[in-house]
A computed fold for a 71-nucleotide RNA from Capsicum annuum, annotated as transfer RNA. Lineage of the source: Eukaryota > Viridiplantae > Streptophyta > Euphyllophyta > Capsicum. The RNAcentral record of the sequence draws on Rfam. Its Rfam family is "tRNA". The family's RNA type in Rfam is transfer RNA.
RNA sequence: GCACCAGUGGUCUAGUGGUAGUAUAUUACCUUGCCACGGUACAGACCUGGGUUUGACUCCCAGCUGGUGCA
Numbered sequence: 001g002c003a004c005c006a007g008u009g010g011u012c013u014a015g016u017g018g019u020a021g022u023a024u025a026u027u028a029c030c031u032u033g034c035c036a037c038g039g040u041a042c043a044g045a046c047c048u049g050g051g052u053u054u055g056a057c058u059c060c061c062a063g064c065u066g067g068u069g070c071a
Base pairs, nucleotide, nucleotide: 001070002069003068004067005066006065007064010024011023013021018054027041028040029039030038047063048062049061050060051059
């Protein structure tokens, strides 16, 4: 330099155009003489900017970051 892949709560990970989920962690409460375990509940995210569309995490373009391969 070229090509390809990925980017979603603190972390891991689903979601093939129609209300963004799960697990884990944190916090509060219940439980216990205390802790741990367990139970309930709340909060927390779509890498950035454009385009297409009635509607975009999803499709397209550019960029950023990371990874892989070739040179």